RNA sequence: CCGACCCGACAGGGGAGCGCCCCGGCGCUGAGAGUGCGGCCCGCAGCCGCAGACCCUCCGAACCUGAUCCGGUGAGCACCGGCGUAGGAAGUCGACCAUGGCUCUGC
Numbered sequence: 001c002c003g004a005c006c007c008g009a010c011a012g013g014g015g016a017g018c019g020c021c022c023c024g025g026c027g028c029u030g031a032g033a034g035u036g037c038g039g040c041c042c043g044c045a046g047c048c049g050c051a052g053a054c055c056c057u058c059c060g061a062a063c064c065u066g067a068u069c070c071g072g073u074g075a076g077c078a079c080c081g082g083c084g085u086a087g088g089a090a091g092u093c094g095a096c097c098a099u100g101g102c103u104c105u106g107c
Base pairs, nucleotide, nucleotide: 001101002100007094008093009092010091011057012056013055014054017028018027019026020025021024035051036050037049038048039047040046063088064087065086069082070081071080072079
């Protein structure tokens, strides 16, 4: 001097399910279960945009497709296994630096 994980900065990607009732709340799983503002609308519901929280960014099962999938299990979601070496999916820089490697100098 090179050099990984971890860390930081900036940038980017992504999802928001199930159950119960008095419809406003409560409960379950989960990192996260739609929080705030604005728009469409008379309003609600719903959808969209921006922001927030959370997760993920190629060593990429975050997330999407197949899929209203298949087996087990469960009230349902969830969970376990398969599908799955499937098809897609969003990154750069900096700092530090283990083992190790390279170079220089002195004796």